Molecule: transfer RNA
Organism: Minisyncoccota bacterium
RNA sequence: GGGCGAGUAGCUCAGUGGUAGGAGCAUCCCGUUCACAUCGGGAAGGUCAUAGGUUCGAAUCCUAUCUCGCCCA
Repeated sequence: GGGCGAGUAGCUCAGUGGUAGGAGCAUCCCGUUCACAUCGGGAAGGUCAUAGGUUCGAAUCCUAUCUCGCCCA
C1' cells in the first nucleotide's frame, strides 16, 4: 500500500428500512432470609464510531474518515 470483517448500555451480543432501540451479565432499590446467597419484582444506564448523502422514514442502504482484528504484498 491492497483486500475482508467488526464498531449498538460498564461487559458479551441481538436487531439487515417502518416509528420514540433490546436481551443476558454487572450496578442500584424493594420483597423473601436472623443474615448472606439464591429467587421474584422494579429502576437507572445509549448523541447506534464520526461526518455527509439517499428516502416520507436510516442502527440498518451509499460515500468518506477514524479505531481494532485477520490476510496479501